[in-house]
């Protein structure tokens, strides 16, 4: 320099155009003599910008970051 993949909660990861879910972590409560375990509830997210669309995590462009390949 050229090509490709990926980016969603603190972490792991679903959602191929129609209300962003799950598990772990965290907080609270119940239970217990205390604790652990278990159960219930809650908190928290689409990398930035632009475009298409009635509607974008999803499609398009660009930038940023990580990784891979070629030279």
């Nucleotide at each position: 320099a050229g090509g490709g993949a990926c980016g969603u909660a603190g972490g792991u990861u679903a959602a191929u155009g129609g209300u962003a879910g799950a598990c772990c972590u965290g907080a609270g409560c119940u239970c217990u003599c205390c604790a652990a375990a278990a159960g219930c509830u809650c908190u928290a997210g689409u990398g930035g910008g632009g475009g298409u669309u009635c509607g974008a995590u999803u499609c398009c462009c660009u930038c940023c970051g990580u990784c891979c390949c070629u030279g």
This is a predicted structure of a 71-nucleotide RNA (transfer RNA) from Candidatus Gottesmanbacteria bacterium RIFCSPLOWO2_01_FULL_43_11b. The RNAcentral record of the sequence draws on ENA. It matches the Rfam family "tRNA". By type it is a transfer RNA. The coordinates come from a structure-prediction model, not an experiment, and the mean pLDDT is 82.